[in-house]
RNA sequence: GCCCGUAUAGUGUAGUGGUUAACAUAGGGCCCUGUCGCGGCCCAGCCCCGAGUUCGAUUCUCGGUACGGGCG
Numbered sequence: 001g002c003c004c005g006u007a008u009a010g011u012g013u014a015g016u017g018g019u020u021a022a023c024a025u026a027g028g029g030c031c032c033u034g035u036c037g038c039g040g041c042c043c044a045g046c047c048c049c050g051a052g053u054u055c056g057a058u059u060c061u062c063g064g065u066a067c068g069g070g071c072g
Base pairs, nucleotide, nucleotide: 001071002070003069004068005067006066007065010025011024012023013022018055027043028042029041030040031039048064049063050062051061052060
């Protein structure tokens, strides 16, 4: 330099052109317990950036950035 892939709560992942964006774990509150822990219930928190297509984009397209892989 070229090609491919990935980017979603603090962390690890799922997901779809329209639905309240989901799960686990971590965090907070309550219950439970003599206390801690375990367990139960609840809460807050996320679509990498920009543009385009579309009635509508986290999803499709283009560009950028970061990371990973391959070739040279």
Transfer RNA from a marine sediment metagenome, 72 nucleotides, folded computationally. Its Rfam family is "tRNA". Rfam describes the family as follows. Transfer RNA (tRNA) molecules are approximately 80 nucleotides in length. Rfam classes the family as a transfer RNA. The coordinates come from a structure-prediction model, not an experiment, and the mean pLDDT is 81. The sequence is in RNAcentral, with records from MGnify.